[in-house]
RNA sequence: GCCGAUGUAGUUCAGUGGCAGAACAUUCCCUUGGUAAGGGAAAGGUCGAGGGUUCGAUUCUCUCCAUCGGCU
Numbered sequence: 001g002c003c004g005a006u007g008u009a010g011u012u013c014a015g016u017g018g019c020a021g022a023a024c025a026u027u028c029c030c031u032u033g034g035u036a037a038g039g040g041a042a043a044g045g046u047c048g049a050g051g052g053u054u055c056g057a058u059u060c061u062c063u064c065c066a067u068c069g070g071c072u
Base pairs, nucleotide, nucleotide: 001071002070003069004068005067006066007065010024011023012022013021018055026042027041028040029039030038048064049063050062051061052060
């Protein structure tokens, strides 16, 4: 230099045009003599950045950024 993959909650990952979700973690409550385990609830996200398409974009598309892999 060329090609490809990935980027979503603190972490690991779903979701693939119409409300952003799960598990673990965190906080609170119940249970216990106390702890762990268990049960219930809550909080936590400008969906990597910026354009384009669309009534509507996390999703389609273009450029850029970051990480990883392949080729030279």

This is a predicted structure of a 72-nucleotide RNA (transfer RNA) from a bacterium. The coordinates come from a structure-prediction model, not an experiment, and the mean pLDDT is 82. It matches the Rfam family "tRNA". About the family: Transfer RNA (tRNA) molecules are approximately 80 nucleotides in length. It is annotated as a transfer RNA.